Source information: The RNA shown here (small-subunit ribosomal RNA) has 1544 nucleotides and comes from a metagenome. It matches the Rfam family "Bacterial small subunit ribosomal RNA". Rfam links the family to the GO terms ribosome and structural constituent of ribosome. The sequence is in RNAcentral, with records from SILVA.
RNA sequence: AGAGUUUGAUCCUGGCUCAGAAUGAACGCUGGCGGCGUGCUUAACACAUGCAAGUCGAACGAGAACGGGAUUGCUUGCAAUCCUUAGUAGAGUGGCGCACGGGUGAGUAACACGUAGAUAAUCUACCUCCAAGCCUGGGAUAACUAUUCGAAAGGAUGGCUAAUACCGGAUGAAGUAUGUUGACCUAAGUUGACAUAUGAAAGAUUGCCUCUUCUUGAAAGCAAUUGUUUGGAGAUGAGUCUGCGGACCAUUAGUUUGUUGGUGGGGUAAAGGCCUACCAAGACUACGAUGGUUAGCUGGUCUGAGAGGAUGAUCAGCCACACUGGAACUGGAACACGGUCCAGACUCCUACGGGAGGCAGCAGUGAGGAAUUUUGCGCAAUGGGGGAAACCCUGACGCAGCAACGCCGUGUGAGUGAUGAAGGCUUUCGGGUCGUAAAGCUCUGUCAAGUGGGAAGAAGUUGCAAAAAUGCUAAUACCUUUUUUGCAUUGACGGUACCACUAAAGGAAGCACCGGCUAACUCCGUGCCAGCAGCCGCGGUAAUACGGGGGGUGCAAGCGUUAUUCGGAAUUAUUGGGCGUAAAGGGCGCGUAGGCUGACCUGUAAGUUAGAUGUGAAAGUCCAAGGCUUAACCUAGGAAGUGCAUUUAAAACUACAGGACUUGAGUAUGGGAGAGGGAAGUGGAGUUCCUGGUGUGGAGGUGAAAUUCGUAGAUAUCAGGAGGAACAUCGGUGGCGAAGGCGACUUCCUGGACCAAUACUGACGCUGAGGCGCGAAGGCGUGGGUAGCAAACAGGAUUAGAUACCCUGGUAGUCCACGCAGUAAACGUUGAUCACUAGGUGUAGCGGGUAUUUACUCCUGCUGUGCCGCAGCUAACGCAUUAAGUGAUCCGCCUGGGAAGUACGAUCGCAAGAUUAAAACUCAGAGGAAUUGACGGGGGCCCGCACAAGCGGUGGAGCAUGUGGUUCAAUUCGACGCAACGCGAAGAACCUUACCUGGAUUUGACAUCUCGGGAAUUCUAUUGAAAAAUUGAAGUGCCCUUCGGGGAGCCCGAUGACAAGUGCUGCAUGGCUGUCGUCAGCUCGUGUCGUGAGAUGUUGGGUUAAGUCCCGCAACGAGCGCAACCCCUAUCUUUAGUUACCAUCAUUUAGUUGGGGACUCUAGAGUUACCGCCUCGGUUAACGGGGAGGAAGGUGGGGAUGACGUCAAGUCCUCAUGGCCUUUAUGUCCAGGGCUACACACGUGCUACAAUGGGUUGUACAAAGGGUUGCGAUCCCGCGAGGGUGAGCUAAUCCCAUAAAGCAACUCUUAGUUCGGAUUGGAGUCUGCAACUCGACUCCAUGAAGCUGGAAUCGCUAGUAAUCGCGGAUCAGCAUGCCGCGGUGAAUACGUUCCCGGGCCUUGUACACACCGCCCGUCACACCAUGAGAGUUGAUUGUGCCGGAAGAUGUUAUACUAACCUUUUAAAGGGAGUAUGCAUCUAUGGUAUGAUUGAUGAUUGGGGUGAAGUCGUAACAAGGUAGCCGUUGGGGAACCAGCGGCUG
Repeated sequence: AGAGUUUGAUCCUGGCUCAGAAUGAACGCUGGCGGCGUGCUUAACACAUGCAAGUCGAACGAGAACGGGAUUGCUUGCAAUCCUUAGUAGAGUGGCGCACGGGUGAGUAACACGUAGAUAAUCUACCUCCAAGCCUGGGAUAACUAUUCGAAAGGAUGGCUAAUACCGGAUGAAGUAUGUUGACCUAAGUUGACAUAUGAAAGAUUGCCUCUUCUUGAAAGCAAUUGUUUGGAGAUGAGUCUGCGGACCAUUAGUUUGUUGGUGGGGUAAAGGCCUACCAAGACUACGAUGGUUAGCUGGUCUGAGAGGAUGAUCAGCCACACUGGAACUGGAACACGGUCCAGACUCCUACGGGAGGCAGCAGUGAGGAAUUUUGCGCAAUGGGGGAAACCCUGACGCAGCAACGCCGUGUGAGUGAUGAAGGCUUUCGGGUCGUAAAGCUCUGUCAAGUGGGAAGAAGUUGCAAAAAUGCUAAUACCUUUUUUGCAUUGACGGUACCACUAAAGGAAGCACCGGCUAACUCCGUGCCAGCAGCCGCGGUAAUACGGGGGGUGCAAGCGUUAUUCGGAAUUAUUGGGCGUAAAGGGCGCGUAGGCUGACCUGUAAGUUAGAUGUGAAAGUCCAAGGCUUAACCUAGGAAGUGCAUUUAAAACUACAGGACUUGAGUAUGGGAGAGGGAAGUGGAGUUCCUGGUGUGGAGGUGAAAUUCGUAGAUAUCAGGAGGAACAUCGGUGGCGAAGGCGACUUCCUGGACCAAUACUGACGCUGAGGCGCGAAGGCGUGGGUAGCAAACAGGAUUAGAUACCCUGGUAGUCCACGCAGUAAACGUUGAUCACUAGGUGUAGCGGGUAUUUACUCCUGCUGUGCCGCAGCUAACGCAUUAAGUGAUCCGCCUGGGAAGUACGAUCGCAAGAUUAAAACUCAGAGGAAUUGACGGGGGCCCGCACAAGCGGUGGAGCAUGUGGUUCAAUUCGACGCAACGCGAAGAACCUUACCUGGAUUUGACAUCUCGGGAAUUCUAUUGAAAAAUUGAAGUGCCCUUCGGGGAGCCCGAUGACAAGUGCUGCAUGGCUGUCGUCAGCUCGUGUCGUGAGAUGUUGGGUUAAGUCCCGCAACGAGCGCAACCCCUAUCUUUAGUUACCAUCAUUUAGUUGGGGACUCUAGAGUUACCGCCUCGGUUAACGGGGAGGAAGGUGGGGAUGACGUCAAGUCCUCAUGGCCUUUAUGUCCAGGGCUACACACGUGCUACAAUGGGUUGUACAAAGGGUUGCGAUCCCGCGAGGGUGAGCUAAUCCCAUAAAGCAACUCUUAGUUCGGAUUGGAGUCUGCAACUCGACUCCAUGAAGCUGGAAUCGCUAGUAAUCGCGGAUCAGCAUGCCGCGGUGAAUACGUUCCCGGGCCUUGUACACACCGCCCGUCACACCAUGAGAGUUGAUUGUGCCGGAAGAUGUUAUACUAACCUUUUAAAGGGAGUAUGCAUCUAUGGUAUGAUUGAUGAUUGGGGUGAAGUCGUAACAAGGUAGCCGUUGGGGAACCAGCGGCUG
């Protein structure tokens, strides 16, 4: 610090995901040790048991028992008494403590917290210091005892008694209150002086005996210590108040009646509506009141570069709470966790009458939960309470236990060791790898184990001793108190840390991952299954992605997963984003609050800046030290803490106050322009209707029609009239307006902008949340109006359908008036204002200048409106002085797609609806711009037997052949639009043959290796359908030899490695082939342009069959294709003439023979043709038109030749081959059958339907081939197929072999025929082992369909079509097929509109598997979340009323009463007080009625997601009716139609 993921690829926008760090964690696998930390995040749920707050006898009274001992009664034994236990235990009065410590986070959005202040508005026990005092009296009460109630808890009554308990009096300063008065002042006040009133106490312990009394010594007394009272000061702690700061929701906008303030009173420690009576009507709020939801706050913690974001466990500060709610008491402090009272819920005890309880203390239990420990030890340390102290108490705390929960440390060994062991895995079988890894050898000893030693943490307190000081004293005895020193005593942890020794490599490694991100690769299994997955995605038979093995990578006593937080994320953007098209500018204006605001001077000092002071607790973070062996951890120091407050100073900027300025803004004057707005009036053209005339049979409408109108007179035409709406031409990227919008003319009223020149005001400005107003079309209401047009509706067409497009009609509406509504693609998809930043060229308005003048032109200024273009910006497209550039101010808006501009709520509206505006759920993309292709029922150019013009066919018949289908034991397999179907197959009777049935066989029919035997080989017999099985006989080769034998080849037998497979996969492959297409294309290097994909070149203008060539050009060149080079053919030359040829000479029946080398021909080598020549056109080009010559003329004709690629095209059954499968079978052999079936359908052909013909007779002319397992002449036989014979020929020699159409003559005469030949019967021939299934041919007989073929469709442009025959391959035989050969030999092409295919350029695109694409909506089914819903049921809360416990306050005094007072003498009275009653307040409760919110609910609405469902085809191309926006109506559905708008 980034990376993956949208696309065919690119750039951008934008979301999702990952890599990092962290955690009070949990889960899975695994687990050696130690140190330090941490450990109910859930049910503030319920709790058994134990412990967690007591202490003081130096405040007080009283005071056991068990036990022990003694004595007596006395024999045991029992009883009594005394001593001891013991002034002990336990209880009580009293004091102090229990308000600390410990727990939890429910509540709380608040002065609760944080920070800074205030208290001149306050309190403070214990502690410290200072000052003064502690005098004198009194009456009770618990304990105890007696009686008594109760199950218990707990009481009741009588009696006794003490105090540092309680009460009265004295003294007394300060304080308080009142009055008088002084000083200081910041308002309330502070601080003095005087007078009056009020106003306190308690002793205890120890020591001493000088004085007094008893007199060993005590008491009073004295002294010390301590306690107590009053006042002051301090310290500590607490209360209260204030500024500022930190959550969300406006789908919470108004709230409030003690409310806001005042006065009087009350209350408190204390200000205050804190409370009360009266008076006034205020107070809070858009800088967010009120309401709702959530939440303890902070130091800090985690993360981050930081700013921030998240969080508030442990530690520390504050707050709140203690079963729930309420209340007070005591006290310095509580409205009190382990106190009280009441109410409620729950639990427990009960004798049913009544009682008890509160773990959110420490352990622990149950429950909940993914999940969180021991019912431990100790007060040794630190700290706390009580005490004079010893000491006691202390689940605070210190320790230990459990848990890898976290952090840190450490170990599981080190060195050497190659035969690279065995073994595993893999392999191209050679090897590679685990791997120096192991073993082996040599060492070391951390941890763990054992043995032994063994700390620090302990200082105090107390006791003893010594010394010193102090008090008493005669005393330096004794004693008191204090200080110092020494000794002794105190350790839970714990025999722990640590140290030493012993022995021993011994006891100690796992987890995740290995497709990319992301370090790390192979084998097997599986076969869209099982499974994986954080994202992209993997898996459908060769998976580096699943599972396992091997290997590797990473971390390591841990490793992964899950959850959560921050980061990456500049993805909420202060630092640090955006808004033309990606999400995003409000439809437009006016304007309030607010924000911002020209230039100058003076002052102030709020902001600002600088300094100082205080604070910012400690811990933590950071820095540098120190202590644990190191580290984590701990200790002490520093820095930091960006903050707040106070104070001093400065005065630039902002602000404020005052003054002055003119450039911003405005006003005045003079002009002209304009569809700016409103109202009234006027006008002509056109449509329609009415009346009349002329006039006739059609008109109208369409792609074509029909509905419709018309003989009752239409359409057409002329004249007249009526009525409503809109204003042609001018008219223009012209004008005006804020926008919507505005278009005949005239008048009236009225707004704004612009220009020119001067004068005036003096910042008066800009923007603008809310608010107010305007706001197309459509729509709504009321009333008019209605010519045309026209949703709805009706009819006619079209169509598979047509709720549409087209046509004929037609109502709302469109128009007017007055209201409502408030939306549009309300768009420049671009908010408003100001300033700055090259130009060029139009246009509108106004002005200035120049030329003699009116400028129409020319120059120039301002304002508006367009186009082009530089810098700059932008993802690109593009924008570019009218910015999307560079800056400033203010407002609005955005944050992935869908759900959704929807639901709910609210506001507005008559309604339609508008505005505001979510979530659950779901996806990994949605999107912008540009690129290359492909496609278009887009455009342009061009080509092709593509159409057209022609000729002949197919489709109809019969047959042949192939295919589908069907059938079958099998009808083997493959090929399926063109580009499968007379195709593989250039030839299925057996064989072929792969298929079926049956019979056999298992190292095999074939190959290699090993072992044994034998030469090979030939003949024969039996069984059988054959394969085969079982016999017999003959026979002995070649090479080497040491003569034993060995070797090669062949045969037989055995063994296993293996053979074999026309078994599967052509979607694992090679090779070969088809096709687009013999179409003219396909690319590269360098350069240039572009962020890039890419572009350029290859486009453009011409031209060509051609990317063929020329010209131009940021391109210049090159390659594969085209063309040419190759073959055949056409002319000629030359060479050579046998088997070919024969002009001349001879010869013959015959080129037969001699001869010839001329010709034909044969086959070698050459030549020729190149737009070369002329002419015209064309850019002086390429090239084209015409002509001459020439055998041939513009590629002469034909062939071979097939670019980059496409179709997962075809072929595993030609061959080769990976993988899989079979191995007594899916291999091999044999016999028979099948591939030849047959209601049918299709393709390709043959023969015909006849007279351009059939038949018969005669007669002429080829080319190219084949032949020894062959072609076969001749002669004979047969009607014939053919048979017999067998010459010649290994072929320019012989044979196949007569070419046929043609020509000549005759016949047939238009008919199912003398056409046609199928089918069938009979008889034969040939091939072959064999023609039954199942061959071909011959003869005789038979003589079917068929009279030129529907829709549709094929071939062909010249020696071509058509027609005629001939040959060959395959082959024993079998040809209408295939491949070749020649004979005869046409017609037509105007042309490129259309169909099909193709090429180039361009355009649109939502396609890229590329239009056989993509994609929309209803319906049906399943699942999911959600809205509505008669309601039902909870929670919270408001208001009214009823009722009202405990308590407090006030009041009451019939009852009761010790202290004090009075009077008298034992009683009464008074005062003071209390119970009780009453009143007020009030918790729970009851009732009524609202609000908010949750759950649930028959049914219902839309939404989302699902496998290949149904219906259509709305959108993307002109998407076949351009699309979209708003609105209205209609329709199964996408949608259609009307009106207005936009161009995306």